Annotation
Predicted 3D model of an 87-nucleotide RNA (transfer RNA) from a bacterium. Model confidence (mean pLDDT): 81 of 100. It matches the Rfam family "tRNA". The family's RNA type in Rfam is transfer RNA. The sequence is in RNAcentral, with records from ENA.
RNA sequence: GGAAGGUUGGCAGAGCGGUCGAAUGCGCCGCAUUCGAAAUGCGGUAUACCGGAAACGGUAUCGGAGGUUCGAAUCCUCCACCUUCCG
Numbered sequence: 001g002g003a004a005g006g007u008u009g010g011c012a013g014a015g016c017g018g019u020c021g022a023a024u025g026c027g028c029c030g031c032a033u034u035c036g037a038a039a040u041g042c043g044g045u046a047u048a049c050c051g052g053a054a055a056c057g058g059u060a061u062c063g064g065a066g067g068u069u070c071g072a073a074u075c076c077u078c079c080a081c082c083u084u085c086c087g
Stems, first nucleotide, its partner, number of pairs: 001086007010026003018070001027045006046061006063079005
C1' cells in the first nucleotide's frame, strides 16, 4: 500500500429501515427469603443538555462527520480505531 470483518448502555452481546435508547446475560442498587449469608425470586439500573423544590417530563446521542429517506443503530460516502489476511 491492497482486501475482508468489526466499533451498540459499566462489561459481553442481539437487533440489519418504523411500534428500538434498544432484547438477553453479567455486574451494580433496593426489597423478599435467612439467625446471618450464599443461592433463589421480584423491582430498578446508559450519558448529556433543558425545565422542575422533588417526583418526573422534554430533547439529543448506537466510533466521528456528512448524505439518502416521510422515517436510519440498520442504506450510501469520507474519516478514526481494532482484528485477520495479502504484498